[in-house]
Order: sequence, then structure tokens, then C1' cells
RNA sequence: GGUCCGUUGGUCAAGCGGCUAAGACGACGCCCUCUCACGGCGUAAACAGGAGUUCGAUUCUCCUACGGAUCA
Repeated sequence: GGUCCGUUGGUCAAGCGGCUAAGACGACGCCCUCUCACGGCGUAAACAGGAGUUCGAUUCUCCUACGGAUCA
């Protein structure tokens, strides 16, 4: 340098055109408890950046950035 894959809350991770963007761990609050832990309930927190297609994009296309695999 070429080709391919990936990038989603603090971490992991599902979703692949119309979702309130699921879940787990973690954080915070309340309940429980003499207290802590466990347990229960709740709250906040995410689509790498840009452009395009579309009535509508996390999802499709292109470019860029970063990471990985492979070929040279």
C1' cells in the first nucleotide's frame, strides 16, 4: 500500500430502515436490615466524525479517523 471485518452508556453487549435503542456489570436514590452485605424497586447514562440515498438512517452507500485480520 491492496482486500476484508469492526467502532452503540463508565465496561461488556443485543438491535440491522419507522424501537421510549433491550439486557448484564458498574454508579446514584429509596425499601429491607440494629448496621453492612444479599435481595427488591426506581433513576441517570450510548449509536466514532462528515457527506449522500430515503418521507424517514444506529441500520444502506461513500469518505475520514481509530482498532483488528489477511496479502504483498